[in-house]
RNA sequence: GCGCAGGUAAUGUAGCGGUAGCAUAGCAGCCUUCCAAACUGUUGAUCCCGGUUCGACUCCCGGCUUGCGCA
Numbered sequence: 001g002c003g004c005a006g007g008u009a010a011u012g013u014a015g016c017g018g019u020a021g022c023a024u025a026g027c028a029g030c031c032u033u034c035c036a037a038a039c040u041g042u043u044g045a046u047c048c049c050g051g052u053u054c055g056a057c058u059c060c061c062g063g064c065u066u067g068c069g070c071a
Base pairs, nucleotide, nucleotide: 001070002069003068004067005066006065007064010024011023012022013021018054025043026042027041028040029039047063048062050060051059
């Protein structure tokens, strides 16, 4: 330099045009003599810019960044 794949809560990940899910974590409750575990509830996220569309995390252009491969 070229090509491929990825970027989503604090962390790990799913989703695929129609208001983003799960687990861990945090907070509150419940339980317990206390703590932990279990159970219930709750908080919190789409890498950036532009375009297409009634509607974009999703599709397209460009960029940033991570990993892999080739040279």